[in-house]
RNA sequence: GCCAGGGUGGCGGAAUCCGGUAACGCGCCAGACUCGAGAUCUGGUUUCCGCAAGGAAGUUAGGGUUCAAAUCCCUACCCUGGCG
Numbered sequence: 001g002c003c004a005g006g007g008u009g010g011c012g013g014a015a016u017c018c019g020g021u022a023a024c025g026c027g028c029c030a031g032a033c034u035c036g037a038g039a040u041c042u043g044g045u046u047u048c049c050g051c052a053a054g055g056a057a058g059u060u061a062g063g064g065u066u067c068a069a070a071u072c073c074c075u076a077c078c079c080u081g082g083c084g
Base pairs, nucleotide, nucleotide: 001083002082003081004080005079006078007077010026011025012024020067027045028044029043030042031041032040046057047056048055049054060076061075062074063073064072
């Protein structure tokens, strides 16, 4: 240099094929239980605005297509593998 795969909450990891609610598990927080803890159970767990109802943004970054993009297209960056 060329080719292929990948980048998603604190962590792992789906959703991509076939564009339409960003799962699930771990961890963490609160509660129940307990003398206390563990285990187990229940609820919560991206950010911002708002008293609330609700609204907006967010999947590496920027742009494009579209009513609508994590998903399709283009460019860049980073990681892994292969070729030279």
Transfer RNA from a Candidatus Micrarchaeota archaeon, 84 nucleotides, folded computationally. The prediction has a mean pLDDT of 80. Rfam family: tRNA. Rfam classes the family as a transfer RNA.